RNA sequence: AUGUUAUCAAGAAAGGUAGAGGGAAUAGACCCGUUGAAGCCUUGGCAACCCUUUAUCUUGUAAAGAAGGUGCUACGUUCUACUGCGUAUCCUGAAUGUAUUUCAGGAACUAUUCAGAAAGAUAACGA
Numbered sequence: 001a002u003g004u005u006a007u008c009a010a011g012a013a014a015g016g017u018a019g020a021g022g023g024a025a026u027a028g029a030c031c032c033g034u035u036g037a038a039g040c041c042u043u044g045g046c047a048a049c050c051c052u053u054u055a056u057c058u059u060g061u062a063a064a065g066a067a068g069g070u071g072c073u074a075c076g077u078u079c080u081a082c083u084g085c086g087u088a089u090c091c092u093g094a095a096u097g098u099a100u101u102u103c104a105g106g107a108a109c110u111a112u113u114c115a116g117a118a119a120g121a122u123a124a125c126g127a
Stems, first nucleotide, its partner, number of pairs: 003125006013043005021032003026081004044073003049069002051065006077119001082116003086112003089107007
């Protein structure tokens, strides 16, 4: 490195340098950027994975803390792609009685909520 587990809808600045890109990869979309992108440096801040303390003693959980190790500091992991149940849409039939109604069945494509997967990021473990 591969791997395992957990989390990923919240949160959080300024200066210097630099000089055209950036938002992981592939494709598409959308957004940010000379009113200064990425990168690097300094000082802050956010959070609570490791950590510290307390309670409990189910061995796991809960609460508090923020010195240390990481991490982060535009847009839900920026959104979509794969799978599934639906919904919207369309067609047919029936009921009702003339409507922006109800029910049943069917359906390719399109759009879309939700859930899951894949991939990714971070931490710890482990190797």
SAM riboswitch aptamer (S box leader) from Flavobacteriales bacterium 32-35-8, 127 nucleotides, folded computationally.
The sequence was found by an Rfam model in a public genome assembly.
Rfam family: SAM riboswitch aptamer (S box leader). Rfam links the family to the GO term regulation of gene expression.